[in-house]
Predicted 3D model of a 351-nucleotide part of an RNA (small-subunit ribosomal RNA, central domain) from an uncultured prokaryote. The RNAcentral record of the full RNA draws on ENA. The coordinates come from a structure-prediction model, not an experiment, and the mean pLDDT is 88. Its Rfam family is "Bacterial small subunit ribosomal RNA".
Context: one part of a larger RNA
RNA sequence: UUGGGCGUAAAGGGCGCGUAGGCGGCUUGGUCAGUCCGUUGUGAAAUCCCUCGGCUCAACCGGGGAACUGCGUCGGAUACUGCCGAGCUUGAAUCUCGGAGAGGGGAGUGGAAUUCCUGGUGUAGAGGUGAAAUUCGUAGAUAUCAGGAGGAACACCGGUGGCGAAGGCGACUAACCUGGACGGGUACUGACGCUGAUGCGCGAAAGCGUGGGGAGCAAACAGGAUUAGAUACCCUGGUAGUCCACGCUGUAAACGAUGUGCACUUGGUGUUGCGGGUAUCGACCCCUGCAGUGCCGGAGCUAACGCAUUAAGUGCCCCGCCUGGGGAGUACGGUCGCAAGGCUGAAACUC
Repeated sequence: UUGGGCGUAAAGGGCGCGUAGGCGGCUUGGUCAGUCCGUUGUGAAAUCCCUCGGCUCAACCGGGGAACUGCGUCGGAUACUGCCGAGCUUGAAUCUCGGAGAGGGGAGUGGAAUUCCUGGUGUAGAGGUGAAAUUCGUAGAUAUCAGGAGGAACACCGGUGGCGAAGGCGACUAACCUGGACGGGUACUGACGCUGAUGCGCGAAAGCGUGGGGAGCAAACAGGAUUAGAUACCCUGGUAGUCCACGCUGUAAACGAUGUGCACUUGGUGUUGCGGGUAUCGACCCCUGCAGUGCCGGAGCUAACGCAUUAAGUGCCCCGCCUGGGGAGUACGGUCGCAAGGCUGAAACUC
């Protein structure tokens, strides 16, 4: 490579947009490039295969045949694929009405709590632990009441609830800007589709740059304990950081450890959004459709565990990836980055 694979054994790219490319609905006409049939030419010899023969046999050698799965020429077929033309509406998109949502951005506002400051009451403790100590407090702490300052986060509602491509998103605002999905309706375009190497964008936390901010928490650090020791676990402090703006970084158990799209394949039971029917004064109840999100299970699949219409079942298209363990996500080179480092990514050797 062929092949076989990728939930947990090695293996799904963190996620999207999209270029080239690959693949692509229904009807019909043309063409005959692919495809198929036939003709003919060529496909050196040797080799391989069959057969006959020569060395005593064999290896080896000689004769004949077949074969050389290929390419060209000419003639033909037209189902399928391609190409050209015409049409269609079910795929896709647009339109319209409607409700749901922590979807994104910006602005403003609010209450609880912690801390600090000021003042009042008040007096000897408080704090902390397994027990203590470091620590705070007669310069009046802790407790309690009133007032003020400031930063960060939003209890209850809250729900295998919702939204988002993923990362992720949770106080309030009939106000501002903005994306997507869903349900009903018919109108309209007429295959406009799917995937997607390279590329571009987004991307938790930590980290970096410049400037701000700093209540609480808290790497580092200091002290107190514990201990044989204790560079820890516990305690008292505490700086980066955590927050904001702009710029960088580009990683993760970025997980459903399960790529995207489409189609098909018994069921039961919750729940979210929208619709239809029945019923009713109405809500509820009951039946039912679409879209999402859970649980349980059938066939089937699976090494088993388990998955099971949200598939890991049955198929098709496209992309990514794997190929024994260690060495190693290392070295070297390249490239990106301010740096930290990222991406790409071996070999010797060894089992």